Small-subunit ribosomal RNA from a metagenome, 1521 nucleotides, folded computationally. Its Rfam family is "Bacterial small subunit ribosomal RNA". Gene Ontology terms of the family: structural constituent of ribosome and ribosome. Its mean pLDDT, the model's own confidence on a scale to 100, is 84.
RNA sequence: AGAGUUUGAUCCUGGCUCAGAGCGAACGUUAGCGGCGGGCCUAACACAUGCAAGUCGAGGGAGAAAGUGGCUUCGGCCAUGAGUACACCGGCGAACGGGUGAGUAACACGUGGGUAACCUACCCUUCAGUGGGGGACAACAGUUCGAAAGGACCGCUAAUACCGCAUACGUCGGCGGGGACUCCGGUUCCUGCCGGGAAAGAUGGCCUCUCCAUGGAAGCUAUCGCUGGAGGAUGGGCUCGCGUCCCAUCAGCUUGUUGGUGAGGUAAGAGCUCACCAAGGCUAAGACGGGUAGCUGGUCUGAGAGGAUGAUCAGCCACACUGGGACUGAGACACGGCCCAGACUCCUACGGGAGGCAGCAGUGGGGAAUAUUGGGCAAUGGGCGCAAGCCUGACCCAGCCACGCCGCGUGAGUGAUGAAGGCCCUCGGGUCGUAAAGCUCUGUGGGGAGAGAAGAAUCCGCCGGGGGAACAAUACCCCCUGGCCUUGACGGUAUCUCUUUAGCAGGCACCGGCUAACUCCGUGCCAGCAGCCGCGGUAAUACGGAGGGUGCAAACGUUGCUCGGAAUUAUUGGGCGUAAAGCGAGCGUAGGCGGUCCGUUAAGUCGGAUGUGAAAGCCCUCGGCUCAACCGAGGAAGUGCAUUCGAAACUGGCGGACUUGAGUACAGAAGAGGGUCGCGGAAUUCCCGGUGUAGAGGUGAAAUUCGUAGAUAUCGGGAGGAACACCAGUGGCGAAGGCGGCGACCUGGGCUGAUACUGACGCUGAGGCUCGAAAGCGUGGGGAGCAAACAGGAUUAGAUACCCUGGUAGUCCACGCCGUAAACGAUGGGUGCUAGGUGUUGCGGGUAUUGACCCCUGCGGCGCCGUAGCUAACGCAUUAAGCACCCCGCCUGGGGACUACGGCCGCAAGGCUAAAACUCAAAGGAAUUGACGGGGGGCCCGCACAAGCGGUGGAGCAUGUGGUUUAAUUCGACGCAACGCGAAGAACCUUACCCGGGUUAGAACUCUCAGGAAGUCCGCAGAGACGUGGAUGUGCCCUUCGGGGAACCUGAUGUCCAGGUGCUGCAUGGCUGUCGUCAGCUCGUGUCGUGAGAUGUUGGGUUAAGUCCCGCAACGAGCGCAACCCUUGUCGUUAGUUGGCAUCAGUCAGGCUGGCCACUCUAACGAGACUGCCGGUGUUAAACCGGAGGAAGGUGGGGAUGACGUCAAGUCCUCAUGGCCCUUAUGCCCGGGGCUACACACGUGCUACAAUGGCCGGUACAGUGGGUCGCAAGCUCGCGAGAGUUAGCUAAUCUCAAAAAACCGGUCUCAGUUCGGAUUGGAGUCUGCAACUCGACUCCAUGAAGUCGGAAUCGCUAGUAAUCGCUGAACAGCAGGCAGCGGUGAAUACGUUCCCGGGCCUUGUACACACCGCCCGUCACACCAUGGAAGUUAGUUGCUCCAGAAGUGGCUGCGCCAACCCGCAAGGGAGGCAGGUCCCCAAGGAGUGACUGGUAACUGGGGUGAAGUCGUAACAAGGUA
Repeated sequence: AGAGUUUGAUCCUGGCUCAGAGCGAACGUUAGCGGCGGGCCUAACACAUGCAAGUCGAGGGAGAAAGUGGCUUCGGCCAUGAGUACACCGGCGAACGGGUGAGUAACACGUGGGUAACCUACCCUUCAGUGGGGGACAACAGUUCGAAAGGACCGCUAAUACCGCAUACGUCGGCGGGGACUCCGGUUCCUGCCGGGAAAGAUGGCCUCUCCAUGGAAGCUAUCGCUGGAGGAUGGGCUCGCGUCCCAUCAGCUUGUUGGUGAGGUAAGAGCUCACCAAGGCUAAGACGGGUAGCUGGUCUGAGAGGAUGAUCAGCCACACUGGGACUGAGACACGGCCCAGACUCCUACGGGAGGCAGCAGUGGGGAAUAUUGGGCAAUGGGCGCAAGCCUGACCCAGCCACGCCGCGUGAGUGAUGAAGGCCCUCGGGUCGUAAAGCUCUGUGGGGAGAGAAGAAUCCGCCGGGGGAACAAUACCCCCUGGCCUUGACGGUAUCUCUUUAGCAGGCACCGGCUAACUCCGUGCCAGCAGCCGCGGUAAUACGGAGGGUGCAAACGUUGCUCGGAAUUAUUGGGCGUAAAGCGAGCGUAGGCGGUCCGUUAAGUCGGAUGUGAAAGCCCUCGGCUCAACCGAGGAAGUGCAUUCGAAACUGGCGGACUUGAGUACAGAAGAGGGUCGCGGAAUUCCCGGUGUAGAGGUGAAAUUCGUAGAUAUCGGGAGGAACACCAGUGGCGAAGGCGGCGACCUGGGCUGAUACUGACGCUGAGGCUCGAAAGCGUGGGGAGCAAACAGGAUUAGAUACCCUGGUAGUCCACGCCGUAAACGAUGGGUGCUAGGUGUUGCGGGUAUUGACCCCUGCGGCGCCGUAGCUAACGCAUUAAGCACCCCGCCUGGGGACUACGGCCGCAAGGCUAAAACUCAAAGGAAUUGACGGGGGGCCCGCACAAGCGGUGGAGCAUGUGGUUUAAUUCGACGCAACGCGAAGAACCUUACCCGGGUUAGAACUCUCAGGAAGUCCGCAGAGACGUGGAUGUGCCCUUCGGGGAACCUGAUGUCCAGGUGCUGCAUGGCUGUCGUCAGCUCGUGUCGUGAGAUGUUGGGUUAAGUCCCGCAACGAGCGCAACCCUUGUCGUUAGUUGGCAUCAGUCAGGCUGGCCACUCUAACGAGACUGCCGGUGUUAAACCGGAGGAAGGUGGGGAUGACGUCAAGUCCUCAUGGCCCUUAUGCCCGGGGCUACACACGUGCUACAAUGGCCGGUACAGUGGGUCGCAAGCUCGCGAGAGUUAGCUAAUCUCAAAAAACCGGUCUCAGUUCGGAUUGGAGUCUGCAACUCGACUCCAUGAAGUCGGAAUCGCUAGUAAUCGCUGAACAGCAGGCAGCGGUGAAUACGUUCCCGGGCCUUGUACACACCGCCCGUCACACCAUGGAAGUUAGUUGCUCCAGAAGUGGCUGCGCCAACCCGCAAGGGAGGCAGGUCCCCAAGGAGUGACUGGUAACUGGGGUGAAGUCGUAACAAGGUA
C1' cells in the first nucleotide's frame, strides 16, 4: 500500500466482498508447564445458609455460670474463675469502605469560574475557660399481657446521659460614631452602650502548702477529654460560561408559568413556598414532545482528522424489593436504620408477626456464556480505644476456567541402502526423507530426595541516650531516639542442589482466484461447498477421503461486534449536462457574503506570561522480577479553559470621506412582452336558391357512410365559430410558462447615447409570497372545425389498437380552483478574469457617398466553428462544462418506491413532504469491436431474381429415409451441409442384429513346460461348429550319436494378458462437410487514443479479386487472390511400333506386304498471349472500350488448389487414442433367420404418357477404358438368355466391341393405341456349396396406372442445357446407383426494383449463447416480508374528579408532665407531650383522551421462485419512433 466482482473487451461511476488490528467473548477440535492479569455483557429476576460494623470498663451502674480448689451439719458455704462473659445507660463510628447502572438528555457529567449567599464531626495552630447545683431514665427487681415478635404498670439507681444558675476573652443580636475598599447591593476594620449565650470529667503520679494524718483527701502535676472563639486543612452545598446522542413524519410550549412587593423557609441565594400585583417567559442557533443512554480520565481503531466505545483501574453521579416520608446526626432523607402503602416470600395458636445479597461466597432461573458456600488479618487501609487490642468477605492470598498477554518445553548432533511402508507414476522413477532406525550427547518441564527465602516496618515490653511540667528529686509520668525481644495467611511456596530417563508432552486450519500451498481415488447439478466471484450434470487442484504441501502453534479455526481499508457523508478530502444529484420560474424576510481611502477601537486574530488541565494510562529515559508480559521512579505531552500583558496587517464595531458597484433624471431606436375594446379577409361546415346527373367519399385494397327524397361537382346569397397562409428567418420579446392578422387605449422590461445627481443604497436567499403549458374540476355562456370516451366498417389467429366513416365531453369566452410536465440548455443566481474567426439582430461613432451597400470600430442580444484549459468519454469552450470568489438548492448502489403511514393543501382527481421490512451483485454512463435490422441507408457480386430450356411435385417401378411391424427388422447420418448418404454392390459369407448349438488363455501375439517336423489322406456321429478314431510323412542346423536347437503343430500351467462394430465425436488425433474460390484474415514498426482499440485495410477510381493506380500518419510484411502444376485448343522439334498410308512397288484386295514417317496419331520437349501494338475514354495513372494481327484476347475453356475462422457440424462402426464398462461374456466359433417386413409419409431416380414418336429392315461415325482365377475372335447348336469347342492376346498388335441417337426405306394415324410397360402365369439360361425367404437375364403369354401432372419447387449461361449411347470400379453373380467417356447439340440474359446468399462503407441497438437475440405485463402455483381492517389485547402517558396512609408544618390542646420561676404548702406560671383538626401528599378508584406495540376474518399491492398460460409493449424506423 491494496485486491476480487457489472463488459466480448474498455474507461468511468457505483455498491457488495476480502486481506489488518482489536474483544470481559461464545462455539468446535485439540491441549505439557509457568508468570502476570481477567472472569453474569442476559433477569435492577427471586433468594436457603454463613459471614460482610463495630468498639470503648481510662464515661456509668449492675453483674453471672461452667470448671477448679477448700470447707460442710450434705441443706449448702467460701475462694478462684472475674469485676470476666452477656446485656443496659453513655460516647464515637455506623453518611466511610463494598455493590450495581435501573433511572437520568439533566448544571447529571467534563472543563473553567463565582459564593460579598454557605456548612464542615474527628485533625492541626492559636486565644480564653473548665465554677457551683438539680431532677430523672434504662439496666435490675416485682406484677402482668401475648403462640411469638414484643409490650404494659409499679419500684430502685449512676454517669463524660439530661436540666437550671454563675462567669464571658472571643462570638451572636440591636442601636450609635469613625476609617478603608466597592461591582454602590454591600464588605471589612476600630470604637461606645444594651441584650443573649458555655463546659465533664476520666486515668496515672506526687505530698511543697491545708485537713485527717501508715497513707490518703483537698490540692498539685502529667496525659486524655470538655466548653467558647479565631485561623488552617479536608470534605461538601449552591450557582454561572462553554461542551455533551437520534427523530421536524414532534412546531409551537408554559399558569408557580415570567417578573415584582411582602412574608415564610434553609447552613445558604432563589417561586424554594405562600399572599397580592403585573402579563410575562421559551422557540427554527430547534422550545415542547418521542426514542435511546449513567458521564469522564480513558479503551479500540486510524497516517491524521475522525469513528466506535465507557469491562477490569481511577474521579463524579444515581440507586439499594417498588412508591412515599421524615427522624437522628457535623454530615443521610440513610444498601446490611425507622414509619406508611404495594407486590412477593416465610412463621403463626389465625388474634398477629418477620424479611429485602445491585456486600463476599453460594442456590434456582434466564442465557451462547462468566468461578470457591476457601485461608488470613502477616501486609496495606479503615472504625473504636491512652494502650494492649478487638472488628474489618475492604484488602492480602489460595482454588476453578487456555478467557487474554508473555515466557519455556516436547530434544540436540550425526546418520543414504536414500530401509520398510504409504502415495504418485510417462513404469524409468519420484516423494514423505536425515525424516526413521542406528550411533554420540543434553537434562528445561514432569517424577523422587533434600536445603529453603524476600515480603517485617512496627506496636508493646526491657535496656541505654536526649528533652519536658510540677515537685526536694537524677523516682514516677510524658515526648523523641538507639539496641534487644516478638509477629507470615500465602507455604515447606518461590528458588537452589542431587537423582531419574529421550524417556511422559503436537495440534488446528487451509491448499480454484483474491491468498502461501497439488496430485490420486470416490461422487456425477446427486451428496455437498461457499467471505465475494462461484464450484458439482463421468477425468472436479473448488464436494468427500488419502498422500503431499502451506500457515500458525498450546493453541488453531468459526461465529458475533468495533474501527480500518471506505476519498462509500469528502473540515482535512467528493460531487450534481448524459452515471444518483439544479427547486418550473421570479419577488423577497431572517441569515451568509460584501467596493476605495483615512482615523479610532481591540470582539475575532497573533504572540508572551501565570494558573489549571487529579492519579493511573499512552510516549521517552532509567531501574526491579534470569528475559518478557508485569511492576517502580523520573521526565515529557496533554492540541483545552481561565486570567493578564502586548501587537494592529486582515475581518468585525464606531466616526469621516470617495465614485468605479448600484440607482435616478434626459434624448432616442427595436420588439409575436402583458391587458382591454374594435375591425378584416381566406378557408372549413351548415342553411337557402340556381345549373346538373349517378355516383361521391375513403383505402394498401375495401367497407361502414352520403346520394335518384338529386349527393359529389359548380355558381350566387346567408349564418356561425375558431384560427390568423404568404411575410417567417438557428429572426424578435419575456423571469419562466409562453407570445404571431390589423387598429386604438392602458402598461412592464431591456438596449444605445450624452451629461448631471445620490453616495455602497450591493449579491444571494432557509421559511414565505406570486406567476406557472396541457389535461382536469366548479358555475354560466359558446360550439364551425378537430376530437378522448363511444358506435360502426376494415385488418387480424385475435385486434377492446394502428387505417376508415361517424361522434360526445373537451378544445373557445367569463369568473374561481388545480400546481403538475422530457416545466430541458436534462446545465441555479451573481461578479471578475482567460486566443481568435464568422454569421445575424438592435443602437452608436469614423471614413466615404446623392443614397443604399462595402470597410474600420464601441456597446447589448441570438447562433456556428475553434486555441488553451477542463472532461470517464461524448463534448464544453468570453452565452464555459475553463480559472476563482460569494450565496442557495440537491445527491450518496439497484429494486421495493415519484410507494405506505402521518401531516399540510385540494370540491374531487390528486399534489407536496416521505420511510421500512424484504430482496439482488449488481443497476448505471460514455466509448470500442462485432453481430443484427425481411419490415435503416449507400455501393457491388452470384443461375439470386428476371429472360429462357428441361425437370421434380400426379402414374408405375427402383432406391434411401421416417413410421409401423418384428425374436431381429444391427448401427450411424437429420434444414441448406441427413434421406441412390457410410454401402465402389446384405442369397451363405459380409454381419455388427435375432433364435439355437458350442467354447473359455480363447480366432491372433509373447514367455515357460511336455509331446510331435510341418504337412497330406481316410473314417464315425452331428445341421455345422465341434467331438472322436486311423493312416501317411519324416525334412533343416549342431552333435561327444545319448541328444540338443530353429521354424511350425498339438496339449498343459498360469502370469503380464488377449478380445469387444460395448459407451463417451460434448475427453481427443486424423480425415471430412459447410459458409466459399467468397475476398477476405492478420502482423511488425510508427502514429493517435487514459483504454478497449483505431490507423494501415478508410477515401477517389478500377478489377473476377485487399486486382491495380492515385491520395492519405503511415511505412512495410505474412496467409489468402493471381501466377507457377495438370488437361484441352494452334504450331514446331525429336521419335516411328503394335500406330499412319500421300507418293512408289507387290497383293488373295484386308495397310495385307515391301517401303516410307509427309499427314493423322502417339508422347516427350519447346513455341505461343503479355493489354505487347493502334485509336479513344480516363487524372499524364490503374484501367476500360474499340480495332489489327492471331489457332486462341483480355483469367482462352476445364481441373487440381479451400486464408483467419464458424457450426461443441460429422465420424470412437475405416484407423489411432484417454477414460469408463464386459472377462465361462458385451469375447470367439457354427447352423438357420433378419438387415429384403408394409396400412402409410417424404427425398432421389428410372420408364412413360407418344407421331420431333413406336415398330421392321438397311447404312454409317466415337472416345475414355478393361482383360491370364481374365478378355475371348471364329465355327457349331439354341427364337433367345446361352451352351459346346479353342485361334489370338500379359495388349496402340488379340479381345470386350454391337456404339446409340443419326441417316435411308417401309409401316402405324391419335386410339389407353403397334403408346406404355407394371403385374402375373408358364418355360428356361447363367453364376454360385446353395437362387424358398431373397439374384440377374431369356422366351411365350398377360397387359395395370398413366393422355404432361395442385400448392409448391429444382438444374442450367455454350460445346453448356437437353438428348444418345459406351466404358470402368467393387463383384462368383446382381444397377435404373456411382465414377468417367465421347456423339448430336440449343434458347435466353432488357436489367438489378424485388426473393435468397455474400462483400465493403455508414447508421441505430437495452443484442455479445450475438434476432432462433433480448424482453414486458396480466393470470395460475409455492414461499416471504409488508400496508389497510370490524375488532381484540398489552404497555406508556395527558386531563378531570374521588380518595387520602405515614409524615413535616400550622392551629388547637379542657387530658397529661420531675428539673426552671413564684409560693411554707396547696397550687399557679413558663415550657412541653398525647390527642384532635387543617394544608400538602404516595398507593388506590372512576371517567375521558393520546401514543406505541402484538394479534385478526377479510383485503391491497410488493419481492423471490427450474421448465406453466396468454399475448408482443420496449430494444433496429422493434415493424404505429